[in-house]
RNA sequence: AAUACCAAGUAGCAAAUACUUUAUAUAUCAUCGUAAUAAGGUCGAUCGUCUCUACCCGGCGCCGUAAAUGCCGGACUAUAAGGUAACAUGCACAGCCA
Repeated sequence: AAUACCAAGUAGCAAAUACUUUAUAUAUCAUCGUAAUAAGGUCGAUCGUCUCUACCCGGCGCCGUAAAUGCCGGACUAUAAGGUAACAUGCACAGCCA
C1' cells in the first nucleotide's frame, strides 16, 4: 500500500420537533360612542382571562325606512395532559474490536 474477515443492534428511557385529541381560559362576548338602511346592518375605544394573542368570517333570517340586529356553522392563541410519526441526539442495555 492493497485485499479479505468481524462489527455497525434495541417493541428500552428522556428531552426536543411536527401533527393531532381533550381540558382550562372566553361567552370569538359585553359596554360606550359612531356609521349605514332591504344593493344596509359599519367603524373606533374600553372591558372581559391566575393569560400572551385574538375578538372576526360565512350563510340564513329579521327590520317596510326606524334603530336595533337574531340564529346556525367555523377557529386562532396561551397553558396542562394524552396520542401518533420519522430521522437524528443524550442515556441505558446488548454486541463487536483493541
Predicted 3D model of a 98-nucleotide RNA (Purine riboswitch aptamer) from Lactobacillus corticis. It matches the Rfam family "Purine riboswitch aptamer". On this family, see Mandal and Breaker, Nat Struct Mol Biol 2004: "Adenine riboswitches and gene activation by disruption of a transcription terminator". The coordinates come from a structure-prediction model, not an experiment, and the mean pLDDT is 76. The sequence was found by an Rfam model in a public genome assembly.